[in-house]
Molecule: Bacterial RNase P class A
Organism: Gammaproteobacteria bacterium
RNA sequence: GGAGUUGGCCAGGCAGUCGCCCCGCUUGCGGGGAGGAAAGUCCGGGCUCCACAGGGCAGGGUGCCAGGUAACACCUGGGGGACGCGAGUCCAUGGAAAGUGCCACAGAAAAUAUACCGCCGGCCAGCGUAUUCGUACGCGAAGCGGGUAAGGGUGAAAUGGUGCGGUAAGAGCGCACCGCGCGUCUGGCAACAGGCGUGGCAGGGUAAACCCCAUCCGGAGCAAGACCAAAUAGGGGAACGAUCAUGCGGCCCGCAUGGUUCCCGGGUAGGUCGCUCGAGGUGCACGGUGACGUGCAUCCCAGAUGAAUGACUGUCCACGACAGAACCCGGCUUACCGGCCGACUCCCUUU
Numbered sequence: 001g002g003a004g005u006u007g008g009c010c011a012g013g014c015a016g017u018c019g020c021c022c023c024g025c026u027u028g029c030g031g032g033g034a035g036g037a038a039a040g041u042c043c044g045g046g047c048u049c050c051a052c053a054g055g056g057c058a059g060g061g062u063g064c065c066a067g068g069u070a071a072c073a074c075c076u077g078g079g080g081g082a083c084g085c086g087a088g089u090c091c092a093u094g095g096a097a098a099g100u101g102c103c104a105c106a107g108a109a110a111a112u113a114u115a116c117c118g119c120c121g122g123c124c125a126g127c128g129u130a131u132u133c134g135u136a137c138g139c140g141a142a143g144c145g146g147g148u149a150a151g152g153g154u155g156a157a158a159u160g161g162u163g164c165g166g167u168a169a170g171a172g173c174g175c176a177c178c179g180c181g182c183g184u185c186u187g188g189c190a191a192c193a194g195g196c197g198u199g200g201c202a203g204g205g206u207a208a209a210c211c212c213c214a215u216c217c218g219g220a221g222c223a224a225g226a227c228c229a230a231a232u233a234g235g236g237g238a239a240c241g242a243u244c245a246u247g248c249g250g251c252c253c254g255c256a257u258g259g260u261u262c263c264c265g266g267g268u269a270g271g272u273c274g275c276u277c278g279a280g281g282u283g284c285a286c287g288g289u290g291a292c293g294u295g296c297a298u299c300c301c302a303g304a305u306g307a308a309u310g311a312c313u314g315u316c317c318a319c320g321a322c323a324g325a326a327c328c329c330g331g332c333u334u335a336c337c338g339g340c341c342g343a344c345u346c347c348c349u350u351u
Stems, first nucleotide, its partner, number of pairs: 001347010012316007020033006035322001039333002042331005047221004059217005064078005079093001080091004094212002099210002101206003116152002118148003122144002126139005160178006179201001180199008225273004235264006244258005280299008317320001
């Protein structure tokens, strides 16, 4: 200098004028006013109400190990596998010798195995040679009946791999190494790794197919929920009262309705709370590889409910992306103009 990997940060700045929402008071001043994702609502929790003896089934989530955390499907560290020269990236990464299912096309066969072309013996038509004419030996197309799975061919995948021996040809048939299973030892908390011994080898893939195993899980959500509470709305009760009116009726008795005052509970409109001081931010120190934890100091940082966070002007530059709170928090995922900082890898060059 070039190419790349990875972690973090910023998200137009400044000034003026006029507004909008919230808070405080000295009532016209002071203070605060969107995000890294406020988004998707995909996980996990707090909070609220409902339900709930305990256990099991069903259903759902998660799925190597250890740790972190309020918790998680998140994060950190490690193991294993794949990719990359490397920094590093990616992986639903438990079990396929419990059972069931599925595996397009091609192919003999996709799993009780099996045999298309090959390869190798046997039988046989026949031919050749020898002949003591009985036969013996050799070759042998097609066919018949076997052996084999080396090789070819199909496929994403073909019944452990390579080599040597062996054989009619072959084959874990035998052996060595690699792989695999089992046993054992060592290291590690563990996942796992390594060593030794042993078994010729159990026997394709698929569990984001059913399933098995382990483990976790009540339901609904701030329109949760709590409080106050109007009427030319309505309910229940008590007292007073014209001894009145209306209805039933021919009349009387009786029954029902109508008034005023007070009390009671429910509850609509409306209002208040929930509402933002919180698993909070910042700085320092300590512990830890790290995620994170502990301690001290310091700060208060939107809280609306038709719902604010804007408009204009000036100026500067690198000319400004994606997008906007609605109970709160921890994650994940997705969107995003441009810029800055740190760590690391590979290649080239110079000294």